[in-house]
RNA sequence: CUCCGACAAGAGCAAACCAGGAGAAAUCCUGGGACGCAAAAUCAUUGGACCCAAAGUCCUGAAAGACUAUGCAAGCCCGCCUUUGCUUCA
Numbered sequence: 001c002u003c004c005g006a007c008a009a010g011a012g013c014a015a016a017c018c019a020g021g022a023g024a025a026a027u028c029c030u031g032g033g034a035c036g037c038a039a040a041a042u043c044a045u046u047g048g049a050c051c052c053a054a055a056g057u058c059c060u061g062a063a064a065g066a067c068u069a070u071g072c073a074a075g076c077c078c079g080c081c082u083u084u085g086c087u088u089c090a
Base pairs, nucleotide, nucleotide: 012037013036017032018031019030020029021028022027035075041083043079047077048076051071056067057066058065
């Protein structure tokens, strides 16, 4: 000097749940709240699995039901410009 890495320090994020709001729903936003997280930072037209089913299609007298993503989710996995990125004991 470089790499890895804290049963350290300083920062950061924020699960469940509650209140209000948006949405057909999944889910999302704001506030509170912390289960946890070295990437729990970013990206959904990189790919896969998952979730919902408004519109559409099938069925039905009707309802119910089934299929389907263009919807959702990065805190599911892989991935990202040999992605970006704090500290630097042993």
The RNA shown here (c-di-GMP-I riboswitch aptamer) has 90 nucleotides and comes from a Chloroflexota bacterium. Taxonomically the source falls in Chloroflexota (Bacteria, Bacillati). The coordinates come from a structure-prediction model, not an experiment, and the mean pLDDT is 76.